[in-house]
c-di-GMP-I-GGC riboswitch aptamer from a soil metagenome, 72 nucleotides, folded computationally. The coordinates come from a structure-prediction model, not an experiment, and the mean pLDDT is 90. The sequence is in RNAcentral, with records from MGnify.

This record gives sequence, C1' cells and structure tokens, in this order.
RNA sequence: CGACAAGGGCACACCCGCCGCGAGGCGGGGCCGCAAAGCCACGGGGCUCUAGCAGCUAGCCGGGCUGCCGAA
Repeated sequence: CGACAAGGGCACACCCGCCGCGAGGCGGGGCCGCAAAGCCACGGGGCUCUAGCAGCUAGCCGGGCUGCCGAA
C1' cells in the first nucleotide's frame, strides 16, 4: 500500500430473549456492508437522562494502539 489472490474474520437493518429511566448494551437468529466494521471515549459530531466533574455512539469523522495475507 490493498489484488477478480489465499485462508478466514466481523455482522447494518430487522426479529426473539434478557439488562437499562433512556440513548443503548448482551445473547441467539439474520446479513446491508466492512481491509482493520479488532481495541481505546483523547478531540469533534450526533444521541440519552436522574441534567452532572453524568452517560451512549468506535458500523459518524479525526486520532492512538494492535493484527492476517503479500499481488501490483
């Protein structure tokens, strides 16, 4: 750096169950997509509430760390 490569991996929406005031999270199903859609809430954005020195979102953007393969 990212292939009409190889082996794979993850799992949007939606459905079911559980947890949470909530955003949402977890498990199962599901599969729109992803080359870090692995991890981190540091900055920005968006979202939630009991409105605080509170919380959610990493599959919104930026950044940090780590990882499989090796064509051009």